This is a predicted structure of a 349-nucleotide part of an RNA (small-subunit ribosomal RNA, central domain) from a wastewater metagenome.
Context: one part of a larger RNA
RNA sequence: UUGGGCGUAAAGCGCGCGCAGGCGGGUUUUUAAGUCUGUCUUAAAAGUUCGGGGCUUAACCCCGUGAGGGGAUGGAAACUGGAAACCUAGAGUAUCGGAGAGGAAAGCGGAAUUCCUAGUGUAGCGGUGAAAUGCGUAGAUAUUAGGAAGAACACCAGUGGCGAAGGCGGCUUUCUGGACGAAAACUGACGCUGAGGCGCGAAAGCCAGGGGAGCAAACGGGAUUAGAUACCCCGGUAGUCCUGGCCGUAAACGAUGGGUACUAGGUGUAGGAGGUAUCGACCCCUUCUGUGCCGGAGCUAACACAAUAAGUAUUCCGCCUGGGAAGUACGAUCGCAAGAUUAAAACUC
Numbered sequence: 001u002u003g004g005g006c007g008u009a010a011a012g013c014g015c016g017c018g019c020a021g022g023c024g025g026g027u028u029u030u031u032a033a034g035u036c037u038g039u040c041u042u043a044a045a046a047g048u049u050c051g052g053g054g055c056u057u058a059a060c061c062c063c064g065u066g067a068g069g070g071g072a073u074g075g076a077a078a079c080u081g082g083a084a085a086c087c088u089a090g091a092g093u094a095u096c097g098g099a100g101a102g103g104a105a106a107g108c109g110g111a112a113u114u115c116c117u118a119g120u121g122u123a124g125c126g127g128u129g130a131a132a133u134g135c136g137u138a139g140a141u142a143u144u145a146g147g148a149a150g151a152a153c154a155c156c157a158g159u160g161g162c163g164a165a166g167g168c169g170g171c172u173u174u175c176u177g178g179a180c181g182a183a184a185a186c187u188g189a190c191g192c193u194g195a196g197g198c199g200c201g202a203a204a205g206c207c208a209g210g211g212g213a214g215c216a217a218a219c220g221g222g223a224u225u226a227g228a229u230a231c232c233c234c235g236g237u238a239g240u241c242c243u244g245g246c247c248g249u250a251a252a253c254g255a256u257g258g259g260u261a262c263u264a265g266g267u268g269u270a271g272g273a274g275g276u277a278u279c280g281a282c283c284c285c286u287u288c289u290g291u292g293c294c295g296g297a298g299c300u301a302a303c304a305c306a307a308u309a310a311g312u313a314u315u316c317c318g319c320c321u322g323g324g325a326a327g328u329a330c331g332a333u334c335g336c337a338a339g340a341u342u343a344a345a346a347c348u349c
Stems, first nucleotide, its partner, number of pairs: 003321004007303002012317001014200004021193003025087007033080002035076008048066001050064005090190001091187003095182003102176007109153001113149008124135002161168002205246006214240002219235004257316006265294011298305001322349003331342004
C1' cells in the first nucleotide's frame, strides 16, 4: 500500500511474437447497460452531518433532522458502452525504385603464423628493466624454393550501414527476413499494449563426434620479492574452431519499457524523392526516413536532458517502498551437471 516514484539516489523484464484482459479515429441514426435526475419503497439501535436541549463547562448523555445502502418505476441522451449504415487522416495490401557487415548454406582467394622437405650459410638465436629457464655444431636464428594445416579477414572503415535484442565485416553464387522513398490504385479501424504462454538470446560452461595453426585458464619451469600460490619471461592442457544437443545468464547499458499526439532553432552525416540552374555533372533550395553534435523554452536535487526528451499530455505493461542478513534459506519448477528462476524470516543497525 491513499500516494509518490523508476538516466546517476531503491526501481524498466536482455529482446521479440502473441491468447485473455485493458485502452482505442471521423459522421449519422438508434438503444438506454454505465451516467444524471424525479417519485415510491425498504433497511435495528449506536455511529456520522446539521439544528436544539441536559449535567457549572467539556468529554458524556438526550431529542429532532439529513446524508450514505438495496429495490421498483417515470424521464434525459452530452459522454462511455451496445446495434446498424457510411468515411479515410490510423493500420495494411498491391505497383515502381534504390541502399545495407540483416539471416542460412555452398564454393573460392590472398597476406600472415606454425610445422615438414630441400638449398645457401655459421655461431649464435630468443627474451628482459636487467637476466635466466628455453632453442642451437645431431647445424638453429637468418635467407631461398616447394608442400601441409587451422584460424582470422589488413587497407576500404566512417559518433558510416543493417538487425527486435544478442549481434553482423575478404570475394562469389543460391535461398530468405525487414526497413526506406515515390505515387495514391485497393481494403475500410482491420489498431496499441500485453499478465500467463511461446520463441530468440554474447562469453564462459556441459554432452556426443570431428578438428587443432596461433592464442591460452589450469599446470611446470625461470625471474622479481621479506614472501610472490601474481604482475615479466620460456613452455603448455582444456578451451577457443565445425556439426548436433543443452545451459539462459552479463555493466544483456542509452544503467533511459512500448505506442500515439504536440512543443524555437543551428550544424554534420547515411539512404531516397522533388525543384532551380546547367549541354551535362556538381553546387544551391524543399521534403521524408535514420544517425550524431550544439542549443532555447520547459524540466531536473544537481549533473544533465532538450523533436532520437529526462518537456507537455494520454494509454498499456513491468518494477521500487531504509541498510545488513540476502538475491541467501526453505519449498517448488527447470537443468546431465554447473547452476538458473521464483523468493522469505529471525536477528541487527
It matches the Rfam family "Bacterial small subunit ribosomal RNA". The RNAcentral record of the full RNA draws on SILVA.